Predicted 3D model of a 75-nucleotide RNA (transfer RNA) from Candidatus Magasanikbacteria bacterium RIFCSPHIGHO2_02_FULL_44_13.

RNA sequence: UCGGGAGUAGCUCAGUGGUAGAGCAGCACGCUGUUAACGUGAUGGUCGUGGGUCCGAUCCCCACCUCCCGAGCGA
Numbered sequence: 001u002c003g004g005g006a007g008u009a010g011c012u013c014a015g016u017g018g019u020a021g022a023g024c025a026g027c028a029c030g031c032u033g034u035u036a037a038c039g040u041g042a043u044g045g046u047c048g049u050g051g052g053u054c055c056g057a058u059c060c061c062c063a064c065c066u067c068c069c070g071a072g073c074g075a
Base pairs, nucleotide, nucleotide: 001071002070003069004068005067006066007065010024011023012022013021018055027041028040029039030038048064049063050062051061052060
């Protein structure tokens, strides 16, 4: 330098154009002599950044940033 992949809740990941979800963790309550386990409930998101297309973008297009893999050039 080129090609490919990834970026969504604290963590691991779904979601291929129509109001963003699950599990785990954390919080509150119940249960228990207490803790754990179990049950119930609520909370938690500028969807990496900036533009574009569209009535409408996490999703499509462009540029950029970060990480991973591969190839190439030079020393």
NCBI's taxonomy places the organism under Bacteria, Bacteria candidate phyla, Candidatus Magasanikiibacteriota. Its Rfam family is "tRNA". From the family's description: Transfer RNA (tRNA) molecules are approximately 80 nucleotides in length. It is annotated as a transfer RNA. The same sequence occurs in records of 4 taxa. RNAcentral holds the sequence, with entries from ENA.